Transfer RNA from Piccolia ochrophora, 73 nucleotides, folded computationally. Rfam family: tRNA. The family's RNA type in Rfam is transfer RNA.
This record gives sequence, C1' cells and structure tokens, in this order.
RNA sequence: GCCCUCGUGGCUCAAUUGGCAGAGCGCGACACUAGUAAUGUCGAGGUUACUGAUUCGAGUUCAGUCGAGGGCA
Repeated sequence: GCCCUCGUGGCUCAAUUGGCAGAGCGCGACACUAGUAAUGUCGAGGUUACUGAUUCGAGUUCAGUCGAGGGCA
C1' cells in the first nucleotide's frame, strides 16, 4: 500500500425481511434476615464510533472518515 471482519448501557452480547433499542452480569433502592450472603421486586444507565446519502421510517442498506483484529505484499 491492497483486501476481509468488527464497532450497540460500566462489561459480555442480542435485536428475524428496514418498523416501539433488549437480555445476563455489574450498579442503586426496597422486601426477606438478629445481621450478612443468597433470593425476589423495582429503578437508573444508550446521540447504536463519527459525517453524509437512500427511505414514510436506518442498529440494520450505501459512501467516506476514525478505531480494533486478521490476511497478502
């Protein structure tokens, strides 16, 4: 230099054919307990890496940029 894959809560990952962004762990509160752990209930937390394009509608499609990993030279 060229090619491929990936980027979504603090972490690990979902999201079907483009149609309400979710789960587990973690965090906070409450219940339970003599107390703690465990368990249960509720809650907070997201510009879906960034900028544009297409579309009535984009996490999803397209182009570029940035970043991570891999391959070729």